[in-house]
Molecule: Glycine riboswitch aptamer
Organism: Rummeliibacillus sp. POC4
RNA sequence: AUGAUUGUACGGGGAGAGAAUGCAUUGAAUGCAUCGCCGAAGGAGCAAGUAGUAAAAUACUAUGAAUCUCUCAGGCAAAAAGACUCGUACGGGACG
Numbered sequence: 001a002u003g004a005u006u007g008u009a010c011g012g013g014g015a016g017a018g019a020a021u022g023c024a025u026u027g028a029a030u031g032c033a034u035c036g037c038c039g040a041a042g043g044a045g046c047a048a049g050u051a052g053u054a055a056a057a058u059a060c061u062a063u064g065a066a067u068c069u070c071u072c073a074g075g076c077a078a079a080a081a082g083a084c085u086c087g088u089a090c091g092g093g094a095c096g
Stems, first nucleotide, its partner, number of pairs: 007090007018035001020034005036076003042072001043070003049063006
């Protein structure tokens, strides 16, 4: 010297859903109010299993995943963002 999972940086790809209505104000953005929606930033919830407690049946507690569920947040022309994925570089050093 092979160089895995993974981490960071840069670049590419990347879906869904009202350019909603009223007022400020005259387009977008923003603030307030009103309805209608989306799930792939983030967040939250849960199965099987595992462990423990109780004498047993069984019950309770803890742990326990997501692209599933919820829609708090975020989003609903374009732009920005965007889970995930690809490439490059750096780190690292499983395995050999």